The RNA shown here (transfer RNA) has 74 nucleotides and comes from a Candidatus Woesearchaeota archaeon. The RNAcentral record of the sequence draws on ENA.
RNA sequence: GAGCCCGUAGUCUAGACGGUUAUGACGUCUCCAUGACAUGGAGGAGGUCACAGGUUCAAAUCCUGUCGGGCUCA
Numbered sequence: 001g002a003g004c005c006c007g008u009a010g011u012c013u014a015g016a017c018g019g020u021u022a023u024g025a026c027g028u029c030u031c032c033a034u035g036a037c038a039u040g041g042a043g044g045a046g047g048u049c050a051c052a053g054g055u056u057c058a059a060a061u062c063c064u065g066u067c068g069g070g071c072u073c074a
């Protein structure tokens, strides 16, 4: 330098055929049970879906560019 794949909560992740509130687990916070801890139960907070632009009535999803990561080739 070229090609391909990926980027979604603190961490991992579903959603990718555009459409009503973006899913789950772990973690975190509150409450309950215990003398206490572990464990269990109930509930809550936490996401500008990497960034910018475009298409569209509507974009996490489609298109373009940029940034970052990975793999392959030179």
Base pairs, nucleotide, nucleotide: 001073002072003071004070005069006068007067010026011025012024019057028044029043030042031041032040033039050066051065052064053063054062

Rfam family: tRNA. Rfam's curators write: Transfer RNA (tRNA) molecules are approximately 80 nucleotides in length. Its family is annotated with triplet codon-amino acid adaptor activity in the Gene Ontology. Rfam classes the family as a transfer RNA.
The coordinates come from a structure-prediction model, not an experiment, and the mean pLDDT is 82.